Annotation
The RNA shown here (Glycine riboswitch aptamer) has 96 nucleotides and comes from Devosia sp. 66-22.

RNA sequence: UAAAUCGACUGCGGGAGAUGCCGGACGGAAUUUCCGUCCGGAGCCGAAGGCGCAACCGCCCCGGAAACGCUCAGGCAAAAGGACCGCGUCGGACUG
Numbered sequence: 001u002a003a004a005u006c007g008a009c010u011g012c013g014g015g016a017g018a019u020g021c022c023g024g025a026c027g028g029a030a031u032u033u034c035c036g037u038c039c040g041g042a043g044c045c046g047a048a049g050g051c052g053c054a055a056c057c058g059c060c061c062c063g064g065a066a067a068c069g070c071u072c073a074g075g076c077a078a079a080a081g082g083a084c085c086g087c088g089u090c091g092g093a094c095u096g
Base pairs, nucleotide, nucleotide: 001096002095005092006091007090008089009088011087012086013085014084019042021041022040023039024038025037026036027035028034029033043076044075045074049072050070051069052068056064057063058062
């Protein structure tokens, strides 16, 4: 000096799936309906988190471990959230 790669930012962009469901209470708007919140009911989704099995990995006693599975949680118009991917900034760094 370049930099595989690792971590951070709560940075930027992309980012799926599944009922704009039914009933009740309250409130608001409006005019015979609509919206919001809460409670109950049935159905559905998996990519926050959580749990389970396990390919595989390791320092092989034991431990780590998924986009697989379960749906506790979360979600099912929009919004928000969102695993993961790309870029940027900062820091470290195998190696040259």

Annotation: The model forms 91% of the base pairs in the Rfam consensus. The sequence was found by an Rfam model in a public genome assembly. The coordinates come from a structure-prediction model, not an experiment, and the mean pLDDT is 78.